[in-house]
RNA sequence: GGGCUGGUAGUCUAGAGGAAGGACACUGGCUUCGCAAGUCAGAGGUCGCGGGUUCGAGUCCCGCCCAGUCCA
Numbered sequence: 001g002g003g004c005u006g007g008u009a010g011u012c013u014a015g016a017g018g019a020a021g022g023a024c025a026c027u028g029g030c031u032u033c034g035c036a037a038g039u040c041a042g043a044g045g046u047c048g049c050g051g052g053u054u055c056g057a058g059u060c061c062c063g064c065c066c067a068g069u070c071c072a
Stems, first nucleotide, its partner, number of pairs: 001071007010024004018055001026042005048064005
């Protein structure tokens, strides 16, 4: 330098054009003498960055950045 895969919540991960869901973690209630576990509820996301297409983009297209991998 080139090819491929990936980048979504604190962490891991789903989401194949109608606008983001789960698990763990976190906060509160119940339970306990207390803690843990359990159970119920809640908060938490500029979807790597910038453009484009579209009525509408996490999703499609282009450029760039980062990580992994292969080739030179």
Molecule: transfer RNA
Organism: Candidatus Altiarchaeota archaeon